[in-house]
RNA sequence: GACUACCUAUCGCUGAGUUUCCGUAAGGGAAACGGGGGAACCAAGUUACAUGGGGUGAAUUUUAGCUGGGGCUGUUACCUGCAGCCUGCAGCUAAAUAGGGCGACUCUCGCGUCCGAACCCGUCAGCUAACCUCGUAAGCGUGAAGAGAGAGGCA
Numbered sequence: 001g002a003c004u005a006c007c008u009a010u011c012g013c014u015g016a017g018u019u020u021c022c023g024u025a026a027g028g029g030a031a032a033c034g035g036g037g038g039a040a041c042c043a044a045g046u047u048a049c050a051u052g053g054g055g056u057g058a059a060u061u062u063u064a065g066c067u068g069g070g071g072c073u074g075u076u077a078c079c080u081g082c083a084g085c086c087u088g089c090a091g092c093u094a095a096a097u098a099g100g101g102c103g104a105c106u107c108u109c110g111c112g113u114c115c116g117a118a119c120c121c122g123u124c125a126g127c128u129a130a131c132c133u134c135g136u137a138a139g140c141g142u143g144a145a146g147a148g149a150g151a152g153g154c155a
Base pairs, nucleotide, nucleotide: 011141012140013139014138018031019030020029021028022027032136033135034134035133036132037131042126052124053121054120055119056118061096062095063094064093065092066091067090068089069087070086071085072084073083074082075081099115100114101113102112103111105152106151107150108149109148
């Protein structure tokens, strides 16, 4: 001097998930932000089979393939097995997609790059003033740096 890894400060990102007061503590308040329930009016309201329905969240929807379950048909005297078709049945894989995030002052444009999950209620909830009630998590990045254009702002 260079490279790699880890840790700390600072700073930053998704998200409602932050600030503050009392208390030795446990715990209990307040503000702020976020969610649910809940009139009138409005909306909805009807048949048969099947499928319950709803909430937080950007996380919906579609196609194809594979595997399994179920149904029908054919073969068989019957069972089994095999083949074909269907499936408002489930899972996995791939490609899309409504929609959502990031690129370090803000906005717009542009370009680039990601996400497109998961969980909960328990047969029950349309909207909804008053009112009632719940939450204050979790998970990451950077390593003194983050270099498109225009407008505005700050120092």
c-di-AMP riboswitch aptamer (ydaO/yuaA leader) from Paenibacillus ginsengarvi, 155 nucleotides, folded computationally. It matches the Rfam family "c-di-AMP riboswitch aptamer (ydaO/yuaA leader)". Gene Ontology terms of the family: cyclic-di-AMP binding and regulation of gene expression. The coordinates come from a structure-prediction model, not an experiment, and the mean pLDDT is 78. The RNAcentral record of the sequence draws on Rfam.